[in-house]
């Protein structure tokens, strides 16, 4: 020189690990949300009715598992992946 490897360096996909939003799912209000409102109360000659507390039931802020999704960081993971042939390094073979 020339083959044939290894390392760093840039980019791309994917993992991973963590943040944060959005679903989904669960929980959630003594009163200051809603529905239905026992009991009681008011109201009627009486029925009807009225507001309405517990209590169910369904949600609000919030809070949270597991999942999915998205985006952000980071990575001594991976790729018959791209650029590039820069830098560093090792066997073999050839010159000198």
């Nucleotide at each position: 020189g020339g083959u044939c490897g290894g390392g760093c360096c840039c980019c791309c996909g994917g993992g991973c690990g963590g943040g944060u939003g959005g679903c989904u799912c669960g929980u959630g209000a003594a009163c200051c949300u809603g529905g239905u409102c026992a009991g009681g109360g008011c109201u009627u000659g009486a029925u009807c009715g009225c507001a309405g507390c517990a209590g169910c039931c369904a949600u609000a802020a919030g809070c949270g598992u597991c999942g999915u999704u998205a985006u952000c960081c980071g990575u001594g993971c991976c790729g018959u992946g791209g650029a590039u042939c820069g830098c560093c390094u090792g066997g073999c073979c050839g010159c000198c």
The prediction has a mean pLDDT of 85. Bacterial small signal recognition particle RNA from a Phycisphaerales bacterium, 96 nucleotides, folded computationally. Of the family's consensus pairs, 92% are formed in the model. It matches the Rfam family "Bacterial small signal recognition particle RNA". It is annotated as a non-coding RNA gene.